A computed fold for a 1406-nucleotide RNA from a metagenome, annotated as small-subunit ribosomal RNA.
[in-house]
């Protein structure tokens, strides 16, 4: 829903039945494996799918659904009943198939659905025909399965594994070969070409990265494998031992009536945890594909597509053009500008992305439905593969595209800027805050932090963090290396292995060449082609460098085999030696013991003492014992593998070497593992024990001295037997072999000259040594005995410290050896050479450095500086090089410092405005700065507007700072050191750093000078040149001088003259190793001597090379930055810089008689006077007053030199030294001597009597001593700087002591010996071993245990199709049971991780 209410037809659940469901999709837990790759290979299976034979015919029997009735909380279940089939089971038949004894035997199958001419019919049909199927065989495809070479992580601190294990024979098992199984026989197989055992891991195509070889990887996407909660096992079935299938253990998890059930996202979304961290519970089956179906059609989280993420690659756009007033503003700035910048505005255009409007694809090829000519057919059914028409199918999607419109409109960051590495300046900050990838940056000028301007570099992305290969020739195959940087095994014999002489043949295993098959696609490249490019897609090629068969060639190696002699080895004959091993012996020497002679010491040290000695030492001379080692010979001389060997003889023995000739015929090299040998100490039994000596004892030595030195002494040194197996066991060099110019000693031996021996020469051959070609090598250096050029072999090494160390394991009697490591920490650790510095290395040489001399300092008072102290004692200077220094001059001032008290465009500089001449006199008040009056006073220039000085007053700009940094700086100064250095061109050398030139022999004060030189030249420094002194001569003669002439005086250059001297001051002479001798090297030059005033630089001084000291100075000036601006600035008064417990440093004056005190009484030089020197002459005791004459100085003045020499006196005394200290009284100067001046007088009369330690200065007109003068200065030096008198001692010499130069040497120093740097102890924090244990993983053995499952068995129980008339068989099922076996359990091992009280060493740490 249509009628006929039971029948069609559709559509919807359940069940039988059939295919799928083994694919697709996920993930990498497990495997180190025939898993995976690659090439094979024989003993096999196959559903659907293609191709071919042959069939496809006749019965039978039950089971779901159903229906009834029970359990049970569910999940489900159970009984009895019925019932279809392509479901299920027999017969029948049998071309291929299978089995066989070759004769024979065995085995299948379903039907549905379409259409129908003609015969039939119970009207359902049946026959026939198509199409789907179905049986049963062969082959195909495609797909499984299985064997097999070859390939595939690291660990040996994992060396042996193995019992069905390795073969073999009958059986079974399986699709299928097979120990795959079972029983028996046999003893066998893997394993150093690495077996086992643990650890780690899916494998390949590929993919990143590299020149490449490799080196790291396994995401997408593609092929194979494994897995599906964990563990086990079967079922179905072509195919599974099955991701969404079953059974069991076991764990979680959820339902539950507690008796039970239920599940398994490494499928797409999605939750939840967990993490730095990774997405929608979306759309569609339009496409591709797959699964079922005849088909329509249904499935399909496969797959197409959207959504989210800058995660990746590509591709676009955020505007283009013009624009200089180079706008504002920003940031910088030398204050003039620069920058940001044609950027912006403005003007003129353009519209891609975006929006808003309109159009608007391809991806579709099929379907389905009529209609038509083929094939099939009996047929126009139907099926097939065409053609024709209509209709009809798009998730993405109104998407890509295409147009119109508006309108610069809506769209830029991010990381850096010190070098590395493109990019720079201000400000802040001050070893803080940060910052780093490596070196590193920050401590007040930060291009390294932070911010900003500006720049650089990529850009819708750009830092940053993991992480991989590069670089990195730093595991070296291409492509290292080992003498000293990390590396040659201590040494040999000798196995495996690796490598190997000459020439024939043969093979052809490696090589070589060709063909041929494979090397999936996909990627990568190259040529095209589609998306407006391009990333992507795509079509074709080439490549996949691999592997395998086949066929060739035979140089070279292999391999077989013949043959040779030169590699290697025997035979002979000779040589040399500490070769090795046993046995004896023989002498000095020590030491002992005996006796003898003998007395007081020896004996040992830098110097001593312990020790021994009157109990007779040591010395001596004679005797004896004992044990060790063998002088001379003796030599970079012999001989061994090496480690080692040293009297002499005898025996046993190994090797080497020479030389002639005969024989063997590659026998040979090297040598993982193994095996022997191996100095010293050192252990073990046992001897011995004479010196010598760890340990220990005493004595010294020193702060100590567990050391050196001494005196003494026991293990040991010896010698037998045995163990350790190690050294800077070195030639820091592994063994063989070959090749490559030389020279020159030695040791063996041969041949050859020559020679009377003896010796000399040549030359070889084996050794040793030295120098050197070429090469080698970072360099030094090797160099035929190679570290040079090549082979083979083996051994070792890959930053530094942990560390040759812990664990393990071998060894060992122990001591230990061997083997061998992370953790962690560091940016370095090395190595050879180069400049310097440095040395208690070394040559040479120099300085008052020492030495020899004088004469201080340190003790004393006193000045004077510093520590110190203070309200201040301003500030700087601090080894030498600070400390009588800045300061050559603090009562105010100076004055920077305290107090107090004022002032703010200022005491001063410039700009403005206003007002006033400036300016003189004067009164109050204060301490004064000041503050308030009062009087006088109107100038100069002029174009007549107004300047110019100077005063007040105001207002901002700015003044101003002796406030910080001298470690921002300029100058400018000390110091090494007035030592003789420091340097450069251009060659030449070295890889270079750098070197030579500049070392070497002489010589000098000297890098002075000669010589010789791969240097040859120059530059700054030496020295010269300049000043002064010391002699002369010209010139010149006042203010200086005065010798002759002459005047005058009491006397004086006083005067007239002079120019001769002195001197003055100009210029010049002189000195140069020029002469001479002698040494040297015919040199430089040194030595003597002459002459000379002066001699070898005559003396003095200015004069300071390259550069060290972050030497000193912002307080002399200058100055960059910072701070301060009613004060850090500026006045003023007082007060400080003058303190005073002590200490230091530098002086003065003493301690006296070489001297004080008084008296006479000589003789300098060099300076200074005008706000000054200041005479005579007066007065004072004195300081000094009065005076004012001369001087602007060779005139006048300070101005007297003084020590000295001539007398008196003190008489060694704290004095008749000494002079502080205090009292009194005074004088200058100056506004002013209170703090706080210097002096004069009267009084006083300290300490000190020549200085501990230890320090300074001088080498000749020096030191010593002795007055004089100046700057500065109102006064006010015992200080500085200068000036002349008076005048010494000593230097053998260069061993030390200091400091310096030049060559060398060693260095682990480079901030440079005031450097560098070892260890314990203590403290913090890492990270490691042991550790009584204790906890987990993992896994071996031996047992127990055995669930589900399958096989065997089978008493039990059931049982429809077959046989049987039937009883019953036959099969099966079910339950028992056996065997296998998972989960679990028990006992004991390995093995790995965790943790532990305590405990070892390690590492870092201002």
């Nucleotide at each position: 829903a249509g009628c006929u209410u039971g029948c069609u037809a559709g559509g919807u659940g359940a069940g039988c039945g059939g295919c799928g469901a083994a694919c697709g999709g996920g993930u990498g837990a497990g495997u180190a494996a025939c898993g995976c790759g690659u090439a094979g290979g024989a003993a096999u299976c196959u559903g659907c799918c293609u191709g071919g034979u042959a069939g496809u015919g006749g019965g039978g029997g039950a089971c779901a659904a159903c229906g009834u009735u029970c359990c049970g909380a569910a999940a489900g279940g159970a009984a009895c009943g019925c019932u279809a089939a392509u479901a299920c089971c027999g017969c029948a038949u049998a071309c291929g198939c299978c089995c066989u004894a070759a004769g024979g035997g065995g085995g299948a199958a379903a039907g549905u659905g379409g259409g129908g001419g003609a015969u039939c019919u119970u009207c359902g049909g049946a026959c026939c025909u198509c199409a789907c199927g179905c049986u049963a065989u062969c082959a195909g495809a495609g797909g499984a399965g299985c064997c097999u070479g070859c390939g595939u992580c690291g660990g040996a601190u994992u060396a042996u594994c193995u019992a069905g294990u390795u073969g073999g024979u009958c059986c079974g098992g399986u699709a299928a070969a097979g120990g795959c199984c079972u029983a028996c026989c046999a003893a066998g197989g893997c394993g150093a070409c690495g077996a086992u055992c643990a650890g780690u891991a899916g494998g390949u195509g590929g993919u990143c990265u590299g020149a490449g070889a490799g080196g790291a990887u396994g995401a997408u996407c593609a092929c194979c494998c494994a897995c599906a909660c964990u563990g086990g096992g079967a079922c179905u079935g072509a195919g599974a031992c099955a991701c969404g299938g079953c059974c069991c253990a076991g764990a979680c998890u959820c339902c539950u009536a507690c008796g039970g059930g239920a599940g398994g996202c490494a499928g797409c979304a999605g939750u939840g945890g967990g993490g730095a961290a990774u997405a929608u519970u979306g759309g569609a089956c339009a496409a591709u594909g797959g699964g079922g179906g005849c088909a329509a059609c249904c499935c399909u989280g496969a797959u197409c597509c959207a959504g989210c993420a800058a995660u990746a690659c590509c591709g676009c756009g955020u505007g283009u053009g013009u624009g200089a007033a180079g706008a504002a503003g920003g940031c910088c700035u030398u204050c003039g500008g620069g920058u940001u910048g044609u950027a912006a505005a403005g003007c003129a255009c353009u519209u891609u992305a975006g929006g808003u409007g309109g159009g608007g694809a391809a991806g579709a090829a099929g379907g389905u439905u009529a209609g038509u000519a083929g094939u099939u057919u009996a047929a126009g059914a139907g099926a097939u593969a065409g053609c024709u028409a209509a209709c009809u199918u798009g998730a993405c999607u109104g998407u890509a595209c295409c147009u119109a419109c508006a309108g610069a409109a809506u769209a830029a960051g991010c990381a850096c800027c010190g070098g590395c590495u493109a990019a720079c300046u201000c400000u802040g900050u001050g070893c803080c805050a940060g910052c780093a990838g490596c070196c590193g940056c920050g401590g007040u000028a930060a291009u390294a932090c932070a911010g900003a301007g500006g720049g650089u570099g990529c850009a819708a992305g750009c830092g940053u963090u993991a992480a991989u290969c590069g670089g990195a020739u730093u595991u070296a195959c291409u492509g290292g290396g080992c003498g000293u940087a990390a590396a040659g095994g201590g040494c040999g014999c000798g196995u495996a292995g690796g490598u190997g002489g000459u020439a024939g043949c043969g093979u052809a295993a490696g090589u070589g060449a060709g063909u041929u098959g494979u090397g999936a696609a996909a990627u990568c490249c190259c040529c095209g082609g589609g998306c407006u490019u391009a990333a992507c897609c795509u079509g074709g090629g080439a490549a996949c460098u691999g592997c395998a068969a086949c066929u060739u060639a035979u140089a070279c190696u292999g391999u077989g085999u013949u043959a040779c002699u030169u590699g290697a080895g025997u035979g002979c004959a000779a040589u040399a030696g500490a070769g090795g091993g046993u046995a004896g012996u023989g002498g000095a020497a020590u030491u002992u013991c005996c006796g003898g002679u003998g007395u007081a010491g020896c004996g040992g040290u830098g110097a001593a003492a312990u020790g021994c000695g009157u109990a007779g030492a040591u010395a001596u001379c004679g005797g004896a014992a004992g044990g060790a080692a063998c002088a001379c010979c003796a030599g970079u001389g012999g001989c061994g593998a090496a480690g080692g060997c040293g009297g002499c003889u005898a025996c046993c023995u190994g090797g080497a070497u020479u030389g002639a000739c005969a024989c063997u015929g590659a026998c040979a090299c090297u040598g993982a593992g193994g095996c022997g040998c191996g100095a010293g100490a050192g252990c073990g039994u046992g001897g011995g024990g004479a010196g010598c000596a760890a340990a220990c004892a005493g004595g010294a030595u020193u702060a100590g001295a567990u050391a050196c030195c001494c005196u003494g002494g026991u293990a040991g040194u010896c010698c037998a037997c045995g163990c350790u197996g190690u050294a800077a066991a070195c030639g820091a060099u592994g063994a063989a072999a070959a090749c490559u110019a030389g020279a020159u000693g030695u040791u063996g031996u041969u041949g050859g000259g020559c020679u009377u021996a003896g010796a000399c020469c040549c030359a070889u051959c084996a050794g040793u040594a030295u120098c050197g070609a070429a090469g080698c090598u970072a360099a030094c250096g090797c160099g035929a005995u190679a570290a040079g050029u090549u082979u083979u072999c083996c051994g070792c090494c890959u930053g530094g410290g942990g560390a040759g160390u812990a664990c393990g394991g071998u060894c060992g009697c122990a001591a230990g050896a061997u083997u061998a490591a992370a953790a962690c920490u560091c940016a370095a650790a090395g190595g050879a050479a180069u400049u310097g510095a440095c040395g208690g290395g070394g040559g040479c040489c120099c300085g008052c450095a020492c030495a020899a001399g004088c004469g201080g300092u340190g003790g004393a008072g006193c000045a004077u500086g510093u520590g110190u102290u203070u309200a201040a004692u301003u500030c700087g200077a601090u080894g030498c090089a600070a400390c009588g220094c800045g300061a050559a001059g603090a009562a105010c001032u100076u004055u920077a410092c305290c107090u107090a008290c004022c002032c703010u465009u200022g005491a001063c500089a410039u700009c403005u405005a206003u007002a006033g001449a400036a300016g003189a006199c004067u009164g109050c008040a204060g301490a004064g700065a000041u503050g308030c009056g009062g009087u006088u006073g109107u100038g100069c220039c002029g174009a007549a507007a107004g300047g110019a000085a100077c005063u007040a007053u105001a207002a901002g700009a700015c003044a101003g700072g002796u406030g910080c940094u001298g470690c921002a700086u300029g100058g400018c100064u000390g110091u090494c050191g007035u030592c003789a250095g420091c340097u450069c061109g251009u060659g030449u050398u070295g890889u270079g750093a750098g070197a030579u030139g500049u070392u070497g022999g002489g010589u000098u004060a000297a890098g002075u000078c000669c010589c010789g030189u791969a240097a040859c030249g120059a530059g700054c420094g030496c020295a010269a040149c300049c000043c002064u002194u010391a002699u002369c001569c010209u010139u010149a003669g006042u203010u200086g001088c005065c010798a002759a002439c002459g005047c005058g005086u009491a006397a004086u250059g006083g005067c007239g003259g002079g120019g001769a001297c002195u001197c003055u001051a100009a210029g010049g002479a002189g000195a140069c190793u020029g002469c001479c001798g002698g040494u040297g090297a015919u040199g430089a030059a040194c030595c003597g001597g002459a002459g000379g005033a002066a001699g070898g630089c005559g003396g003095g001084g200015a004069c300071g090379a390259c550069g060290u000291c972050a030497a000193g100075u912002c307080a002399u000036c200058a100055u960059g930055g910072c701070c301060u601006u009613u004060a850090u600035g500026g006045g003023u008064a007082g007060g400080g810089c003058u303190a005073c417990a002590c200490a230091c440093g530098u002086g003065c004056u003493a301690c006296a008689a070489u001297g004080g005190a008084c008296g006479g009484u000589a003789c300098a030089g060099a300076g200074g006077g005008c706000a000054g020197c200041g005479a005579a002459a007066g007065c004072g005791c004195g300081a000094g007053c009065u005076g004012g004459a001369g001087c602007c100085a060779a005139u006048c003045c300070c101005g007297a030199a003084a020590a000295g020499c001539c007398g008196u006196u003190c008489g060694u005394a704290g004095u008749c030294c000494g002079g502080a200290u205090u009292g009194g009284a005074g004088u200058c100067u100056g506004c002013a001597a209170c703090u706080c001046g210097a002096c004069u007088c009267c009084a006083u009369g300290a300490a000190g009597u020549c200085g501990g330690a230890a320090u300074c200065g001088c080498u000749a007109g020096u030191a010593a001593u002795c007055g004089c003068g100046a700057a500065u200065c109102a006064g006010a030096a015992u200080g500085u700087c200068g000036c002349g008198g008076u005048g010494a001692a000593u230097a053998c010499g260069u061993u030390c002591c200091c400091g310096g130069g030049c060559c060398u040497u060693g260095u682990a120093c480079a901030c440079a010996c005031c450097g560098c740097c070892c260890g314990u102890c203590a403290c913090a924090c890492c990270a490691u071993g042991g550790g009584a244990g204790u906890g987990g993983g993992u896994u071996g053995u031996a047992c127990c245990a055995g669930a589900a499952g399958u096989a065997g068995g089978u008493a039990g129980u059931u049982u429809a199709a077959c046989c049987g008339c039937a009883a019953g068989g036959a099969g099966a099922a079910c339950g028992c049971u056996u065997a296998c076996c998972a989960c679990g359990g028990u006992a004991u091992g390995g093995u790995u991780c965790a943790u532990g009280a305590c405990u070892g060493g390690g590492g870092u740490g201002a």